[in-house]
Predicted 3D model of a 77-nucleotide RNA (transfer RNA) from a Clostridiales bacterium. The coordinates come from a structure-prediction model, not an experiment, and the mean pLDDT is 82. Rfam family: tRNA. By type it is a transfer RNA. Lineage of the source: Bacteria > Bacillati > Bacillota > Clostridia > Eubacteriales.
This record gives sequence, structure tokens and C1' cells, in this order.
RNA sequence: GGGGCUGUAGCUCAGUUGGCUAGAGUGCCUGACUGGCAGUCAGGAGGUCGAGAGUUCGAAUCUCUUCAGCUCCACCA
Repeated sequence: GGGGCUGUAGCUCAGUUGGCUAGAGUGCCUGACUGGCAGUCAGGAGGUCGAGAGUUCGAAUCUCUUCAGCUCCACCA
């Protein structure tokens, strides 16, 4: 320098033939049960989908640029 994959909640991830309103588990907060802890159950908060731009009535999803990580190839030695 070139190719491929990944980036979504604190963490692990799902969701990509464009359209309900962005979700699950776990963690966190509150409440009930308990003498308390743990545990179970119920409820709640938490996201500009890595960043920027474009296409579109509409983008996590398509296009371009860019950043970070992993990986293969090339180059140097």
C1' cells in the first nucleotide's frame, strides 16, 4: 500500500431483500415477598446504531469518505 470481517444500552449480542415506535440477556435503580442477606416477581432509567456526507417521502439497513480493532496479501530488511 491492497483485500476481507467487525463496530447497536455499562457488558455480551440480535435485528441488514429500506417502513410497526430500535430490541434481548446480564448489570444498575425502585417496590413486593424475607428479621436481614441471597433469591424470585413486578416496574423503571439507560442508545443520536463508531464519525461525517449523500440517495430517498422514509436509512442501524443502500452509496461515498473517514476512524478504531482483528485478519490475509504485498513491500522493506